[in-house]
Molecule: transfer RNA
Organism: bacterium
RNA sequence: GGGCCUGUAGCUCAGCUGGUAGAGUGCGGCAUUCGCAUUGCCGAGGUCAGGGGUUCGACUCCCCUCAGGUCCA
Numbered sequence: 001g002g003g004c005c006u007g008u009a010g011c012u013c014a015g016c017u018g019g020u021a022g023a024g025u026g027c028g029g030c031a032u033u034c035g036c037a038u039u040g041c042c043g044a045g046g047u048c049a050g051g052g053g054u055u056c057g058a059c060u061c062c063c064c065u066c067a068g069g070u071c072c073a
Base pairs, nucleotide, nucleotide: 001072002071003070004069005068006067007066010025011024012023013022019056027043028042029041030040031039049065050064051063052062053061
């Protein structure tokens, strides 16, 4: 330098053909307990790596950039 893959909540990851952004875990509150743990319920937490384009509408499609991984030279 070139090819491919990945980037979504604090962490691990889903999100099938473009149409409301989710789960587990963690965190806060409440219930339960003499208390803790467990369990149940509720809640907070996201510029979907960044920028641009297409579209009525983009996590999703196209282009560029950045970061990580991998292969080739």